[in-house]
RNA sequence: CUUCCUCAUUUAGCGCCAGUGCCCGGAAACGGGACGACGAGGAGAAGGGUUAUCGAAAAUUCGGCGGGUGCCCUUCCGUAGCUCUUCGCUGCGUGAUGUAUCGGCAAAUAUGCGGGUAACUGCAAAACAAAUACGAUACAACGAAGAAAA
Numbered sequence: 001c002u003u004c005c006u007c008a009u010u011u012a013g014c015g016c017c018a019g020u021g022c023c024c025g026g027a028a029a030c031g032g033g034a035c036g037a038c039g040a041g042g043a044g045a046a047g048g049g050u051u052a053u054c055g056a057a058a059a060u061u062c063g064g065c066g067g068g069u070g071c072c073c074u075u076c077c078g079u080a081g082c083u084c085u086u087c088g089c090u091g092c093g094u095g096a097u098g099u100a101u102c103g104g105c106a107a108a109u110a111u112g113c114g115g116g117u118a119a120c121u122g123c124a125a126a127a128c129a130a131a132u133a134c135g136a137u138a139c140a141a142c143g144a145a146g147a148a149a150a
Base pairs, nucleotide, nucleotide: 014066015065016064017063019062022033023032024031025030038055039054040053044076045075046074047073048072049071050070077093078092079091080090081089083147084146085145086144087143088142097140098139099138100137101136102135103134111124112123113122114121115120
C1' cells in the first nucleotide's frame, strides 16, 4: 500500500412522552405494555427572528417537549452576469442567475413470510407522487475606470 472478515459510527421529518385514544390483567382502585410523521428534499461562515419545504392508496400522521440543513434581516467570504482587472450593482452558494415548457426520482398502506395473548412489530419483493436538485430547449440577465487584443 492492497484485499478479505467482524464490530461501531457516519443521527436532523430527527429524538422524546407527563396528556387523549389503543392493548393485556384486574370487580374496582390500579398495574404492565404498545403506538405516537410515510417517504422525497434540504448545510459557505457568524449573529438575530420565525408555528421551517414537498407531496402519499397514511387520517391519533391527535396533543405536547426538545432539536433542526427552510425562509426573512444584518455583516463577512465565495461565485455568475462586460474579453481581463479593480470598484460598485443584481442574482446565487461551491453542481454557486431568473422565468417558461418537456424529461426526471419514494416510502408507508395493501400483499407474503416471521415475532407477540393482544395493541403492535421485524423482514422481503412490486406499484404509484410532488417540490428541489439534475438533463434538454427557448427567452431574459450589468455600469464606471483602467488594460490588452482585433
Description:
GlmS glucosamine-6-phosphate activated ribozyme aptamer from Lachnospiraceae bacterium OM04-12BH, 150 nucleotides, folded computationally. The RNAcentral record of the sequence draws on Rfam. Its Rfam family is "glmS glucosamine-6-phosphate activated ribozyme aptamer". Rfam's curators write: This entry contains a glucosamine-6-phosphate activated ribozyme that is found in the mRNA for GlmS. GlmS is an enzyme that uses fructose-6-phosphate and glutamine to generate glucosamine-6-phosphate. By type it is a riboswitch. Model confidence (mean pLDDT): 81 of 100.